[in-house]
């Protein structure tokens, strides 16, 4: 780097250090010397994934399967809906909905 499935209006930030640019790209808006991006530390969100409790349903019994909880492991995230748009439809325009591409995480496969 590639198929696939599923999720993306919620949720979680200080400390150290660095020194100008950073939000994926275009086009907006926005964050940033009151120090942002990044990086390291500690801290937490979350519930995909193992492990695990419980209850429901099944079975001869387990397994598998769903609904709930916890948060030990592996991952991700902790500005702003994936920040917004853009391509197609629908509503008379502004503008509003739906989808859809593109990306992001995860888990499988090879």
């Nucleotide at each position: 780097a590639a198929u696939u499935u599923a999720u993306c209006c919620a949720g979680a930030a200080a400390g150290a250090u660095c020194g100008a640019g950073g939000g994926a790209a275009a086009g907006g808006c926005c964050c940033u010397a009151u120090g942002a991006c990044g990086u390291c530390u500690u801290g937490g969100c979350a519930a995909c994934c193992u492990a695990u409790a419980u209850u429901g349903a099944u079975u001869a019994a387990u397994a598998a399967c769903a609904a709930u909880g916890a948060a030990a492991g592996g991952u991700g995230c902790c500005a702003a809906a994936u920040c917004c748009u853009a391509c197609u439809c629908c509503g008379u325009a502004a503008c509003g909905g739906a989808g859809a591409a593109a990306g992001a995480u995860a888990a499988c496969u090879a």
The RNA shown here (SAM riboswitch aptamer (S box leader)) has 110 nucleotides and comes from Mucilaginibacter sp.
Its mean pLDDT, the model's own confidence on a scale to 100, is 81.
The source organism's lineage runs through Bacteria, Bacteroidota, Sphingobacteriales, Sphingobacteriaceae and Mucilaginibacter.
It was read from a public genome assembly, where an Rfam model found it.